[in-house]
Molecule: transfer RNA
Organism: Candidatus Curtissbacteria bacterium
RNA sequence: GCCACCAUCGUCUAGGGGUUAGGACAUUCGGUUCUCAACCGGAUAACGGGGGUUCGAGUCCCCCUGGUGGCA
Repeated sequence: GCCACCAUCGUCUAGGGGUUAGGACAUUCGGUUCUCAACCGGAUAACGGGGGUUCGAGUCCCCCUGGUGGCA
């Protein structure tokens, strides 16, 4: 330098055009307990940036940024 893949809550991830973006762990509040843990219930929290297509984009296309791999 060229090519491919990836980027979603604090972390790991689901979602492949239309619903309130879902789950697990973590955090926090409550219940239970003499206390802690475990268990049960609730809450907080996310689509890397810009542009395009579309009535509608996390999802499709382009560019950028970052990461991983391959070729040279």